[in-house]
Molecule: Bacterial large signal recognition particle RNA
Organism: Bacillota bacterium
This record gives sequence, structure tokens and C1' cells, in this order.
RNA sequence: CCGCGCUAGAUGGGGAGGUAGCGGUGCCCUGAACCCGCAACCCGCUAGAGCGGGGUCGAACUCCCACCCCCGGUCCAGCUCCGGUCGGGCCGCCCGGCGACGGCGGCGUAGACGACCUGGCCCUGCGCAACGGAACCCCGUGAACCCCGCCAGGCCCGGAAGGGAGCAGCGGUAAGCGGGCCAGUCCGUGUGCCGCAGGUCCCCCUGGUCCGAGCUUGCCCCGCCGGUAACGCCGGCUGGCGCGGAUCAAAGGUGGGUGCGCGG
Repeated sequence: CCGCGCUAGAUGGGGAGGUAGCGGUGCCCUGAACCCGCAACCCGCUAGAGCGGGGUCGAACUCCCACCCCCGGUCCAGCUCCGGUCGGGCCGCCCGGCGACGGCGGCGUAGACGACCUGGCCCUGCGCAACGGAACCCCGUGAACCCCGCCAGGCCCGGAAGGGAGCAGCGGUAAGCGGGCCAGUCCGUGUGCCGCAGGUCCCCCUGGUCCGAGCUUGCCCCGCCGGUAACGCCGGCUGGCGCGGAUCAAAGGUGGGUGCGCGG
């Protein structure tokens, strides 16, 4: 160095979870990898850490170690953004009130602000007028009997002369009713470009006189106070994408290492 037979070992690995710990079953990743039985209220083991049975490969592409690379997972009290929920009221937005300088606008030398005055508006009383009502007045009507006058007929008294009561009718009247008149009277008023007297107030309006340049808060800016909590903002909790950090790490790559016997 070659051949043969063996042995260690390999025949997938990893993450989370679970466990005192390890491995497995179930989930996920990797990617292509012998079969059967067991197992989540679990199953099997104990640092040489699945067990039992069967098969194959076997000292190297395959086993072992180190490094590189990184699929994927897990953790974070970290950062950013988005969402959910609870709360807050210093602040923004919004609403209300007040103040004050400034800006814009408006009014103002055809005279602002201020002062004084007249009148109006307002109140009280009176008058006049208007309208309405009532009574008065006028006309008509208006009582079976219990109103009046005159009372036919009839009735009563009387010897008679004569006298009497009296219905209907006729005439009239009372209360009442209807109409007219409104001149005078009384009362009333959502009445009046009406009048007289007095008052109040200058709040407002009109006008006049003096003075001579301001007045105004409609909008904005500013400040203060109060309100609201939808939104912004702030805080707590929570979910997600991404970033960052930590940790484990498949597949892949590089380098190194690895037993016994027999024969040539």
C1' cells in the first nucleotide's frame, strides 16, 4: 500500500414548550432521511440519560472536533410607528365671560368725546274729540179676570122714578218687548299726527350752543378666569409591523482527527 472480517459509531438534525434533568410522542424550522410497538391527567430513562424488537452501512462523501456562514425559533424592563382601553386637565383646538395695548375695519373738521339746554319718548291729572253701552226722550206694541175710562146685551136693588156692579167690544195705560234718536246726562276704552298743567329721566331719539379730535370692540393679536374631553397632548396597561440587543441553532462550507484481527 492492497484485500477480507470485525468494532466504536452512524442510519437525520434543531427551536420553543414540558421536565429536577435528558430523550421521545404532538407543534414549528431545515430538507429527503430504514421498519415495527409505546406515550400528554403522558411514555422511557439518569449525566455512558428514549426503551424493546428487526434490518442496513461501517473507519470515511457518511463518524468525531474546531471555525465560517446563516434558515428558523425564543427572551428583552430597550427604540420608533400604528391600533385598543382606562385616566388626566398644565397646554393646543373648541365654547363662554372679563381686561388691555396694538393692527384691520367703521363713524368723525359736513364737527368726535364732553358740558349745558329745548322738544320727543315715559308717568300723573284734567279737557276735547272718536267709538261703545245704559238710562232719558220719541214711535209702535203691550193685561180673559185679579189695571183705568166708557160700558151694548144680560144681571142686581127698588112698587115706580131711579140707582148699582160690570163681561165682551172700543179707547187708554203699567212693567215688559221692538224700533228710532243720539242733541243733552252718566259710565267705559287695546281710540286720537288733539290740547292744558305738572313730574321723572337724561337710558335712548331730534334739534341748538360751547369746545376742538377723538370715538367704536365688528374681526385679529395678547392676557386672565371658567367650561368641555370628540380630537391633539400627557400618563398607565395591552396587541402588532419594523429596528436593536441577548441566546439556541438546521442545512451548507473549510480545516483537522479516528480502533482491532488475518492474509498478500